């Protein structure tokens, strides 16, 4: 210069689910109730790995196989939290910038 980290309260894209019912004349706020949704944030766990046990195979040593526990991912689940007309906000996650940064 480039690529990749990492940081930004930096700007641009970003989806699902109720205009649900009653209080109550108000798609609002509050309160009750049923009914949904997963991409804020949190749980939850498979291969594999590691330790241990007893028992079976095998002459054994080990190995195989079967308990236990440990440790281990998500966009997979749960749905605690959060959401459910538009608009607003808010959104995993990508893109662009930017940096006296780190790394090849």
């Nucleotide at each position: 210069c480039u690529g990749g980290c990492g940081u930004a309260u930096u700007g641009g894209g970003g989806a699902g689910a109720g205009u649900c019912u009653c209080c109550u004349g108000c798609a609002u706020c509050g309160g009750a109730g049923c009914a949904c949704c997963g991409a804020a944030g949190g749980g939850g766990c498979a291969a594999g790995c590691c330790g241990g046990g007893c028992c079976a195979g095998u002459c054994g040593a080990a190995c195989u196989g079967c308990c236990c526990g440990g440790u281990g991912a998500a966009a997979c689940u749960c749905u605690c939290a959060g959401g459910u007309a538009a608009c607003a906000g808010g959104g995993a996650c990508c893109c662009a910038u930017a940096c006296u940064g780190c790394c090849a």

The RNA shown here (Glycine riboswitch aptamer) has 104 nucleotides and comes from an Anaerolineae bacterium. The organism belongs to Anaerolineae, within Bacteria. The sequence was found by an Rfam model in a public genome assembly. Its Rfam family is "Glycine riboswitch aptamer". Gene Ontology term of the family: glycine biosynthetic process. The coordinates come from a structure-prediction model, not an experiment, and the mean pLDDT is 79.